[in-house]
RNA sequence: UGAGUAAACCGGGCAGUCGCGGAAGUGUUUUGCACUUUCGAGGAAAGUCCGAGCUCCGCAGGGCAGGGUGCUGGGUAACACCCAGUGGGGGCAACCCUAAGGAAAGUGCCACAGAAAUAAACCGCCUUUUGCGCAGCAAAAGGUAAGGGUGCAACGGUGCGGUAAAAGCGCACCAGCGGCCGGGUGACCGGCUGGCUAGGUAAACCCCACCCGGAGCAAGACUGAAUAGGAGGGAGAUGAAGUUGCCCGCUGAAUCCCUCGGGUAUGAGUCGCUGGAGGCGCCAGGCAACUGGUGUCCUAGAUAGAUGGCUGCCGCUCCCCGUGGGGAGUUACAGAACUCGGCUUACAGGUUUGCUCAUUAU
Numbered sequence: 001u002g003a004g005u006a007a008a009c010c011g012g013g014c015a016g017u018c019g020c021g022g023a024a025g026u027g028u029u030u031u032g033c034a035c036u037u038u039c040g041a042g043g044a045a046a047g048u049c050c051g052a053g054c055u056c057c058g059c060a061g062g063g064c065a066g067g068g069u070g071c072u073g074g075g076u077a078a079c080a081c082c083c084a085g086u087g088g089g090g091g092c093a094a095c096c097c098u099a100a101g102g103a104a105a106g107u108g109c110c111a112c113a114g115a116a117a118u119a120a121a122c123c124g125c126c127u128u129u130u131g132c133g134c135a136g137c138a139a140a141a142g143g144u145a146a147g148g149g150u151g152c153a154a155c156g157g158u159g160c161g162g163u164a165a166a167a168g169c170g171c172a173c174c175a176g177c178g179g180c181c182g183g184g185u186g187a188c189c190g191g192c193u194g195g196c197u198a199g200g201u202a203a204a205c206c207c208c209a210c211c212c213g214g215a216g217c218a219a220g221a222c223u224g225a226a227u228a229g230g231a232g233g234g235a236g237a238u239g240a241a242g243u244u245g246c247c248c249g250c251u252g253a254a255u256c257c258c259u260c261g262g263g264u265a266u267g268a269g270u271c272g273c274u275g276g277a278g279g280c281g282c283c284a285g286g287c288a289a290c291u292g293g294u295g296u297c298c299u300a301g302a303u304a305g306a307u308g309g310c311u312g313c314c315g316c317u318c319c320c321c322g323u324g325g326g327g328a329g330u331u332a333c334a335g336a337a338c339u340c341g342g343c344u345u346a347c348a349g350g351u352u353u354g355c356u357c358a359u360u361a362u
Stems, first nucleotide, its partner, number of pairs: 001358010012314007020040009042333001046344002049342005054216004061248004066212005071085005086100001087098004101207002106205002108201003122148002124144009156174006175197001177194007220271004230260006241251003278297008315330007
């Protein structure tokens, strides 16, 4: 210098002016206006995909069914998240990816091709017998997975020996499995050894281990006649209705279901509603995620939904003449709606750091 890889961050600034929402104060008092001060979107506020807090459901007990997670160890309020490792795959490397339990419990499936898709004889090779027109051919019986052919996959692979031909039948190396020894908390790794061998698929059923009550801020509480009050029909202590889909268990009724008609409406108001597993700095523990201590800061709360518009300067991007000016643009993705921890997805332009490889110069 070029190429790459991992991570962190910014995502316009200042001033003026006109507006919008919240809070506080002052004035007026018709309880709504006016003025002043102060605060007012994001890294994802998004998707609503996981996990929690919080609220309610006659406490959430048992069984069945159902759902989720799935290498190991740790972190956390919790998680499908994060950190550190193990195995496998990719890359020269930095580094990246990985739904990664069990196929020797059982069942299913493995298209087409192929004799056969699980314990295989189609062609071929070999032996015996028989027949014939007898250096051979044919038929029958048997042996054989070395060779051919099919296929993603053919009953461990390669080589040597061996045999009638073959074969883990024997041997060497390699792969896999079992046993023993050593290391590691563990996933697992290393060594020795044994008999020779067991197809794939569990994002197919299934088995194993662990976890899961339901509904959600339109939760829910208060004011209020507002879950009002009413008519007709039906069910109901021989159990309505609720509690999880079902059963048991539990609670135990001016109730429940259907139809008709009606009331309330300012899309009633107040609370929940924002200070919290909170942010930042320092110290300590830990490889890290994270935890503990201490100091400091307070930073939206609308309800059809405020957080915006314009102007000027700077900055940035592009274009033109030309080394100093001129012109154009002012931006990407997007916008709180109970709150947190994550994940995923979108993003114009820009900044910083670590590491790797290649080339050049010293």

The RNA shown here (Bacterial RNase P class A) has 362 nucleotides and comes from a Syntrophomonadaceae bacterium. Lineage of the source: Bacteria > Bacillati > Clostridia > Eubacteriales > Syntrophomonadaceae. The model forms 97% of the base pairs in the Rfam consensus. It matches the Rfam family "Bacterial RNase P class A". By type it is a ribozyme. The coordinates come from a structure-prediction model, not an experiment, and the mean pLDDT is 75. It was read from a public genome assembly, where an Rfam model found it.